[in-house]
RNA sequence: UGCUUGCAGGGGAAAGUAAAGUGGCGCACGGGUGAGUAACGCGUGGGUAACCUGUCCUAAAAUCUGGGAUAACUUCGCGAAAGCGAUGCUAAUACCGGAUACCGUCUUAGAGACCUUGGUUUCUUAGAUGAAAGAUGACUUCUUUAUGAAAGUUGUCGUUUAAGGAGGGGCUCGCGUACCAUUAGCUAGUUGGUGGGGUAAUGGCCUACCAAGGCUACGGUGGUUAGCUGGUCUGAGAGGAUGACCAGCCACACUGGAACUGAAAUACGGUCCAGACUCCUACGGGAGGCAGCAGUGAGGAAUUUUGCGCAAUGGGGGAAACCCUGACGCAGCAACGCCGCGUGAGUGAAGAAGGCCUUUGGGUCGUAAAGCUCUGUCAGGUGGAAAAAAUGAUACAUGGUAAAUAGCCAUGUAUUUUGAUGGUACCACCAGAGGAAGCACCGGCUAACUCCGUGUUAGCAGUCGCGGUAAUACGGAGGGUGCAAGCGUUGUUCGGAAUUACUGGGCGUAAAGAGCGUGUAGGCGGUAUGGUAGGUCAGAUGUGAAAGUCCUGGGUUUAAUCCAGGAAGUGCAUUUGAUACUGCUAUUCUUGAGUAUGGGAGAGGUGAGUGGAAUUCCCAGUGUAGAGGUGAAAUUUGUAGAUAUUGGGAGGAAUAUCCGUGGCGAAGGCGACUCACUGGACCAAUACUGACGCUGAGACGCGAAAGCAUGGGGAGUAAAUAGGAUUAGAUACCCUGGUAGUCCAUGCCAUAAACGAUGAGAACUAGGUGUAGCGGGUAUUGACCCCUGCUGUGCCGAAGCUAACGCAUUAAGUUCUCCGCCUGGGGAGUACGGCCGCAAGGCUAAAACUCAAAGGAAUUGACGGGGACCCGCACAAGCGGUGGAGCAUGUGGUUUAAUUCGACGCAAUGCGAAGAACCUUACCUGGAUUUGACAUCCUUUGACCGUCCUGGAAACAGGAUUUUCCAUGUUUACAUGGACAAAGUGACAGGUGCUGCAUGGCUGUCGUCAGCUCGUGUUGUGAGAUGUUGGGUUAAGUCCCGCAACGAGCCAACCCCUGUUUUUAGUUGCCUUUAUUAAGUUAGGCACUCUAAAGAUACUGCCUCGGUUAACGGGGAGGAAGGUGGGGAUGACGUCAAGUCCUUAUGGCCUUUAUAUCCAGGGCUACACACGUGCUACAAUGGGCUGUACAAAGAGCAGCAACUCCGUGAGGGGAAGCUAAUCUUAAAAAGCAGUUCUCAGUUCGGAUUGGAGUCUGUAAUUCGACUCCAUGAAGUUGGAAUCGCUAGUAAUCGUGGAUUAGUAUGCCACGGUGAAUACGUUCCCGGGUCUUGUACACACCGCCCGUCACACCACGAAAGUUGACUGUACCAGAAGUUGCUAGGCUAAUUUUUUGGGGGAGCAGGUACCUAAGGUACGGCCAGUAAUUGGGGUGAAGUCGUAACAAGGUA
Repeated sequence: UGCUUGCAGGGGAAAGUAAAGUGGCGCACGGGUGAGUAACGCGUGGGUAACCUGUCCUAAAAUCUGGGAUAACUUCGCGAAAGCGAUGCUAAUACCGGAUACCGUCUUAGAGACCUUGGUUUCUUAGAUGAAAGAUGACUUCUUUAUGAAAGUUGUCGUUUAAGGAGGGGCUCGCGUACCAUUAGCUAGUUGGUGGGGUAAUGGCCUACCAAGGCUACGGUGGUUAGCUGGUCUGAGAGGAUGACCAGCCACACUGGAACUGAAAUACGGUCCAGACUCCUACGGGAGGCAGCAGUGAGGAAUUUUGCGCAAUGGGGGAAACCCUGACGCAGCAACGCCGCGUGAGUGAAGAAGGCCUUUGGGUCGUAAAGCUCUGUCAGGUGGAAAAAAUGAUACAUGGUAAAUAGCCAUGUAUUUUGAUGGUACCACCAGAGGAAGCACCGGCUAACUCCGUGUUAGCAGUCGCGGUAAUACGGAGGGUGCAAGCGUUGUUCGGAAUUACUGGGCGUAAAGAGCGUGUAGGCGGUAUGGUAGGUCAGAUGUGAAAGUCCUGGGUUUAAUCCAGGAAGUGCAUUUGAUACUGCUAUUCUUGAGUAUGGGAGAGGUGAGUGGAAUUCCCAGUGUAGAGGUGAAAUUUGUAGAUAUUGGGAGGAAUAUCCGUGGCGAAGGCGACUCACUGGACCAAUACUGACGCUGAGACGCGAAAGCAUGGGGAGUAAAUAGGAUUAGAUACCCUGGUAGUCCAUGCCAUAAACGAUGAGAACUAGGUGUAGCGGGUAUUGACCCCUGCUGUGCCGAAGCUAACGCAUUAAGUUCUCCGCCUGGGGAGUACGGCCGCAAGGCUAAAACUCAAAGGAAUUGACGGGGACCCGCACAAGCGGUGGAGCAUGUGGUUUAAUUCGACGCAAUGCGAAGAACCUUACCUGGAUUUGACAUCCUUUGACCGUCCUGGAAACAGGAUUUUCCAUGUUUACAUGGACAAAGUGACAGGUGCUGCAUGGCUGUCGUCAGCUCGUGUUGUGAGAUGUUGGGUUAAGUCCCGCAACGAGCCAACCCCUGUUUUUAGUUGCCUUUAUUAAGUUAGGCACUCUAAAGAUACUGCCUCGGUUAACGGGGAGGAAGGUGGGGAUGACGUCAAGUCCUUAUGGCCUUUAUAUCCAGGGCUACACACGUGCUACAAUGGGCUGUACAAAGAGCAGCAACUCCGUGAGGGGAAGCUAAUCUUAAAAAGCAGUUCUCAGUUCGGAUUGGAGUCUGUAAUUCGACUCCAUGAAGUUGGAAUCGCUAGUAAUCGUGGAUUAGUAUGCCACGGUGAAUACGUUCCCGGGUCUUGUACACACCGCCCGUCACACCACGAAAGUUGACUGUACCAGAAGUUGCUAGGCUAAUUUUUUGGGGGAGCAGGUACCUAAGGUACGGCCAGUAAUUGGGGUGAAGUCGUAACAAGGUA
């Protein structure tokens, strides 16, 4: 506004905004990761004359004129979706045509300069070809219009052309850049050329043709591993390891392939295809790629917030404002690292409490705490409070541009705006020591020690190792040490590690010299001169990014962190110079090397031939019973005639004497003689060549024995094998046989302790002494002898070297050159692979796994079926025993309720025990007691004790009875103290319970053996040695001599007894003389004996001989005694974890109404058996009986006991003497004298048993001794084996004593009688010294090897099977580029007859290439596998004993 009043249309604002689209620029930067890559990928230095470069900068020119579309949008359609198709419009700085273009590019033709791959530059000539886009401010002087506007001027930005620059990039080259050779040959577009194509650009980058090349031992090819660098860690450095953060480069973006766009991509957050995976789906089809920042899951021992902001720095777009930015700035989490700070400071001794330890005194935590006086960081609270901000916007001023006071640009001023961190850093105040210390370790290495628990358990451990009843090692505690907001563990790297050795190692024996030569490559190389300048040396220039390291400054309160400057970066490149050395080149030299001449030596090699001795066999003779063989035998052989011997013959092998650390050869190796051929070395003298040399990876050749192949031969010998022995066995050692082999020819094999365990060559560095070859000199008649040169071959030795041993001009010394080899032991010189071989096997050569050693040289011991010397009742020579019998005694075993315990080769077993009926006694059974049988302390009481009765086996229990000791004080009472006893209480007592392997002490043993040590010195790296060994000698480490030792200690001596003697003394002893008696009985005496004190004596002192002028030894004299006179005591350093906790002492543990104590009874005394030590015997050297003689040393009062009586006797009844030279025991016995027995199981022997007694003792049954009578066993001299003894000894005879009430064949002691034998050190045993070997060192009762059996582990082989990677051939072939085609389709341009045609394109088709995929045949690596093989490891398995000693056979 229209009207149908809620619809339609128009205008304005919101707003040219939201949203979408066209176009431009960016998205190739920034950020992430390290899969791939051993490569020009990276690093470093060059080249590009073979190249490109958007944006940016500089200076120059231009920006003219046309055209047709198309998105968005509209209208339809398909689809679940993703998305797609059709129709109709429209714009541009989108797209296209035309013009112009000196310079650009291409083509044509010339000229010049510098240069040199296709270069730069100047001049000339003719063509062809190639551009563009505008946007936005300001002004209106000039022109047209006169409302706008157009045109013009001017600024900024854009666009186009060409040139230059900056920065960036592409390509290319030199050098550097991991391991494996058990990867040695690789390569057809491969290497090169020509033409063409392609690219920004060189190029086999691609294609056609041609040629046959290219790489490789200085490591090709293959395999494995790996991003590279600046740097980082470590290290004195050189190196080694490493590549987080930060920075540079590369590569990658789910896996593989491909192109498009673009300046740049073959593109992390683009496209297409294939594949795997995940998701959506309407099942038709679609979507995706965190190795961006956060975050999730999984894996893992382990690694953060789905934060804030573009404020700063930086990047992209834009004119700018501004937008984007998980780049970045900040915050959060984590002690992950680095740095700084705090958790308090001063004072404080009653050295508190408490803990821990303790020698019970104390010590320590410890001035530590508390207390007192202070400080105020951090945390907490309150308040204040930065820097990081530069820009931008607006306004103004000045300058520039311009016609301009527009505009724009630049500078300045004013105002204003921008902070995630964050009210954060920082400051002030408040209060108050308050809220703030842990971890590891304490045996050595290695700073730091005690207690408890545990008991080879639990556990620890880096290494050595700790733990089995006293753990500084485990666990805890106390204490200590170290570090500290950390500490410790684990892992990794470097260091130490000179333990891969360039700096900076080695190879005789520890690992390591190839078995030896010839020689290629390579390495090294005599003398003189010139040239050159590669190496070498010097200077200059460039580079060696920044960061980092280092130095000097600055700044965060300091520091870490940060900033600035410097130095360094040992390298590379370019350039200039030097020329000694080296290289190259040219020319010399003769000394290295070689050639020629003359000599002699030789088991040098090959071939042929010829001897003699011996063995065996054959034939023949003689001859007869054995031979042979061994430790001894046998197998074997022989009467069918062996062995022996003589003669003859055959055959094979080896070559005696000479023969010699002599010779020759490269090594292996070579030995009768002759001949032929042949290699090498040596000597002498001259001449010649002129460095021709040395070494030698690969390669080639030689290479003992054994073995293999073919053919011969075969005497002896002899693996295998047979038999005989030996032996537990004997598949061995010994014996008898015996086949391959040994021998020859030819061909393989290729190894040995192929050794001097010592590579080759050259030079230098004291000597001495042999020997082989060839010379020279002096001298001589000559030969020797002597001096000397070269070459070989030995010994000794200096310097030096070596771990030592040792080597030492023949080096293992000092140097040079080259080669080979080693890097803990075992697994293993093995497996796999490769090469060689007929095979056997050889060469090359690992790993897993396992151990903490393996090894060398030397030392001290010990040991040896090693050696030398010496000693001992060790053997031998003797005497007597044991082992056989009976008994005694001890032990084992067995038995038992208990048979208590200890001792176990010598060195336990008549031992503890010098004495078990009870006791002892510790054991068993039973009955009792619990502060205890015994000690100390405390309290109370008062006697205790005793006596009697009952029960009992007793201990003991119950009852009755009796009762108040001493001392002091005091008037008594009483008090105190002491003794004793009872009751109570708890501290404690007690333990013959354990540990002798916790200990003291004592003892045994080697062994009364002669050894064991020290100081100083010397020597050796050292352990150690020397002394201490050697020559003698001794009983002796005794002494002498010698000696790099000199001294000393333990041991020894000193001591005791005995043997002789002197002096003193003389009772209890003695008695010559005197007296006396039965009698030394008494008197007397002390001469003698004797006793007991002090002395003497014996020392190889003397003589002689030997000996070293010694020590010492032999002999002798004297002497009582003679060579330590005899005996005893005395037992070195040490060994045996020897013995003893049951003598005693003692640590620890255990027990405490019992493992203690008391009592009764039993047991220790048992008895199929075995062993040890003894006694008595078996008889005549004796037994019985009678007579008779002579000791010593002891003992005696709870005793010895004369004498006397009784008894057969043991003994009993009386009883003197003696506390002992007085008395007693007490008789000695064997002996002697006489007698008897007469060889027997006895007149031997005395066991056993019966009976009767005596004594001791409370007690004699278990379980004593003795006596008498009777009984009268075994036993007739002892198997194997084994013991003692060397002189007053063995043997034999008796005596005494201790122990005990009693009990001895035992033990200890005493005397009497009184021998034999010792040649001697070979052997057995033990010991000592020296030496030797050693794989032993808890030391030969040592060490140690292999099979088998069992368990575990890793590895190899294996019919196969599975997988990864990869090769060749073929099939198939998406997407895509390119080429060809395009009959279908097509706006820009051209032509046109207006229909159309051309040109240029598109869809589509097709060809080549090609990813994934498939098939066939391989290669290689890995996993797995029935079974199988060896290997390793494993407290106590089996069998033997191989090795270490002469390892028992080197």